[in-house]
RNA sequence: UUAGAAAGCUGGAUAACCGCGUUUGUAAUUUAUUAUGACCGAGGAAAGUCCGGGCUUCGUGAAAACAUAGUGCCGGGUAACGCCCGGGUGGCGUGAGCCAACGGAAAGUGCAGCAGAGAGUAGACCGCCCGUGAUUUUUUAAGCAAGUCUUUUAAGAUCGCAGGUAAGGGUGAAAGGGUGUGGUAAGAGCGCACCGCGUGUUUGGUAACAAAUAUGGCAAUGUAAACCCCACUAGAAGCAAAACCAAAUAGGAAUGGCGUAUAGGUGUGUUUUCCACCUGUUGUUCGGGUAGGUUGCUUGAGGUAUUUAGCAAUAAAUAUCCUAGAUGAAUGGUUAUCGCUCUAUUUCGAUAGGGUACAAAACCCGGCUUAUAGGCUUUCUAACUUA
Repeated sequence: UUAGAAAGCUGGAUAACCGCGUUUGUAAUUUAUUAUGACCGAGGAAAGUCCGGGCUUCGUGAAAACAUAGUGCCGGGUAACGCCCGGGUGGCGUGAGCCAACGGAAAGUGCAGCAGAGAGUAGACCGCCCGUGAUUUUUUAAGCAAGUCUUUUAAGAUCGCAGGUAAGGGUGAAAGGGUGUGGUAAGAGCGCACCGCGUGUUUGGUAACAAAUAUGGCAAUGUAAACCCCACUAGAAGCAAAACCAAAUAGGAAUGGCGUAUAGGUGUGUUUUCCACCUGUUGUUCGGGUAGGUUGCUUGAGGUAUUUAGCAAUAAAUAUCCUAGAUGAAUGGUUAUCGCUCUAUUUCGAUAGGGUACAAAACCCGGCUUAUAGGCUUUCUAACUUA
């Protein structure tokens, strides 16, 4: 200098004028209105509604069984979690670092097209070896009737039959561990060495796990974000939860179905038993009243700073602060200057023009995920160059 990795902050500022909302002070006065002041007033994600809770209601009634859903290496943090921190193992990257839906395939079932001999306790296509039959080439020796004849020795070639083999080749994403070596008719963990795999022991570690060593020729794929098995967790519904107040009406009429105390309903996943409480339930048609107000609603597992402990997440102590609570829904508008950024020009002083992200509280909190124009800070990695 260039290219990367990780973490954090910010994401407009100032002034003037005008306008809103909660709370609160003062004054007037029509006693619920007006005027005038003060403090405060939409985020890092408020979004998604994916997790976990606080809170509210159901008499959380007792017991049992089942279903459904979720999580899935180890340790720690937290109110809790599927979150965060640290570690282990596996994978990617030259590296800083990043990712993991990370229990079990020897409990069972399913799936893996085509190709291929054969796809799971699955197999012989090509090839290699041994034996045997036929045809044929060369060669050794002998013979004779002297011919490319007969017998014989050795080495081949081609085509069959029968047997051995799974090392070599082929097919495939994947083929009964891998490499080397000895041995064999040719081969094979058939033997051996190393690696791998199973089991045991020792050492280190809280543990996941790692290392060393001994032993066994051991071998039967992959897939569980397929069904399944194992371990752990889970009552349901949700602020449109719920509580209170006020007002009004008609506790209406007609007509069916089911049931009728030996029955029905409630006890918020389902079923059964027990127990407790209540007394019908439901369809259609006609007709009437109400739909208003208050609370819940913001002082909290709260924020900030310092110290201590801890690798860290975080915890404790001390001090200090109170930062929206609307309800058809406030939190804004205008002007000017500046900031940042881009383009063009430039007398290098500057000038002109453009742009300035994603986005909007509604009971609250802890997370995760997604969107984001730009700007700044810190640490680390790689390459090149210079001193």

This is a predicted structure of a 387-nucleotide RNA (Bacterial RNase P class A) from an Alphaproteobacteria bacterium. The coordinates come from a structure-prediction model, not an experiment, and the mean pLDDT is 76. Of the family's consensus pairs, 98% are formed in the model. It was read from a public genome assembly, where an Rfam model found it. It matches the Rfam family "Bacterial RNase P class A". The family's RNA type in Rfam is ribozyme. Gene Ontology terms of the family: tRNA processing, dimeric ribonuclease P complex and ribonuclease P activity. Lineage of the source: Bacteria > Pseudomonadati > Pseudomonadota > Alphaproteobacteria.